Model confidence (mean pLDDT): 79 of 100. This is a predicted structure of a 138-nucleotide RNA (SAM riboswitch aptamer (S box leader)) from a Desulfuromonadales bacterium. It was read from a public genome assembly, where an Rfam model found it. It matches the Rfam family "SAM riboswitch aptamer (S box leader)". From the family's description: The SAM riboswitch is found upstream of a number of genes which code for proteins involved in methionine or cysteine biosynthesis in Gram-positive bacteria. Rfam links the family to the GO term regulation of gene expression. The source organism's lineage runs through Bacteria, Pseudomonadati, Thermodesulfobacteriota, Desulfuromonadia and Desulfuromonadales.
């Protein structure tokens, strides 16, 4: 860099340095000289990977008339978040909201043969895209 997969409405910040931006993109809306980004220190959150424990299941061994029991292994499953915190990650706002498609209910405007049609708007729900982070692969 690319690919695949899981998660993304929970949680957690102070100090130093720095000196004007930041929230990925676009639009909106926010944060910011009562000090942005970046960097450093310490602290914290969470539990993806990791370690560990119990139960259960599977496979193998042993054993038996056949089982059971016992032993081993498991990148099987589970413990209303088992326990720990080694590797990452994270510590304004739901990934801050929306963006593309579908559905629901609503109100505004335009046209109309009065049956309806069109347009674009904010709300709710579902799916997708993009992004972020972890794990696996190239």
């Nucleotide at each position: 860099u690319u690919u695949u997969u899981a998660u993304c409405c929970a949680g957690a910040g102070u100090g130093g340095u720095g000196g004007a931006g930041g929230g990925a993109u676009u639009g909106g809306c926010c944060c910011u000289g009562c000090g942005a980004a970046g960097c450093c220190a310490c602290a914290g959150c969470a539990a993806c990977c990791g370690a560990u424990u119990c139960g259960u299941c599977a496979u193998g061994g042993c054993a038996u008339a056949a089982c059971a029991a016992c032993c081993a292994u498991g990148g099987g499953c589970g413990g209303a978040u088992g326990u720990c915190a080694g590797g990452u990650g994270c510590u304004a706002a739901a990934u801050c909201c929306a963006a593309c498609c579908c559905g629901c209910a609503g109100g505004a405007g335009c046209c109309c043969u009065c049956g309806g049609g069109c347009c674009g708007c904010a709300g709710c729900g579902g799916g997708g895209a993009a992004g972020a982070u972890g794990g696996g692969g190239a």